[in-house]
RNA sequence: GAUUUAUAAAGAAGCGCGGAGAGACAGGCUCUGUGAAGCGCUAGCAACCGACACAAAAUGUGCACGGUGCUAAAUCCUGACGCCUCGCCAAAGCGGGGGGAAUAUAAACC
Numbered sequence: 001g002a003u004u005u006a007u008a009a010a011g012a013a014g015c016g017c018g019g020a021g022a023g024a025c026a027g028g029c030u031c032u033g034u035g036a037a038g039c040g041c042u043a044g045c046a047a048c049c050g051a052c053a054c055a056a057a058a059u060g061u062g063c064a065c066g067g068u069g070c071u072a073a074a075u076c077c078u079g080a081c082g083c084c085u086c087g088c089c090a091a092a093g094c095g096g097g098g099g100g101a102a103u104a105u106a107a108a109c110c
Stems, first nucleotide, its partner, number of pairs: 001110001003108006013042005021031003025079004043071003048067003052062003075102001081099001083098006
């Protein structure tokens, strides 16, 4: 980096260094010198994998020790497809719902 599976309307902060961006991308809309990104320390949230415990097994439950992850806004909203469905409408169109896709995280595998 590719593929597959699962999850994504919940949850969770301070300090130091730093010095202008950040929220993946596009369009919006937000956050930000009352200090962005990034790095470090501590804390926390959560429970994907491992460990441990209960459970005969499958599996489930517990725990939060280890490996990750995460700690503004629903994955911030919409879209990236002209896919399905419903309503209005002669139609074009407008609006609602759903699926898919995209992205992120974990695990397995190449």
Predicted 3D model of a 110-nucleotide RNA (SAM riboswitch aptamer (S box leader)) from a Cyclobacteriaceae bacterium. Taxonomically the source falls in Cyclobacteriaceae (Bacteria, Pseudomonadati, Bacteroidota, Cytophagia). It was read from a public genome assembly, where an Rfam model found it.